The RNA shown here (transfer RNA) has 72 nucleotides and comes from Gigaspora rosea. It matches the Rfam family "tRNA". Rfam classes the family as a transfer RNA. The coordinates come from a structure-prediction model, not an experiment, and the mean pLDDT is 81. The sequence is in RNAcentral, with records from ENA and Rfam.
[in-house]
RNA sequence: GUCCGGUUAACUCAGUGGUAGAGUGUUUCCUUUUUAAGGAGAAAGUCAGAGGUUCAAGCCCUCCACUGGACA
Numbered sequence: 001g002u003c004c005g006g007u008u009a010a011c012u013c014a015g016u017g018g019u020a021g022a023g024u025g026u027u028u029c030c031u032u033u034u035u036a037a038g039g040a041g042a043a044a045g046u047c048a049g050a051g052g053u054u055c056a057a058g059c060c061c062u063c064c065a066c067u068g069g070a071c072a
Base pairs, nucleotide, nucleotide: 001071002070003069004068005067006066007065010024011023012022013021018055026042027041028040029039030038049063050062051061052060
């Protein structure tokens, strides 16, 4: 330099154009002699950034940043 992939909650990751989710973690309550385990809730998101297409974009297109890989 060329090509391919990744970027979504604190962490690990789902999400086939139509209300952004799970597990772990955090936190409140219940249970328990206590801890742990178990049960019921809650909070936590500029979907890396910018622009475009569309009635509607995490999803499609373009650019850009970072990161991983292949080739040279």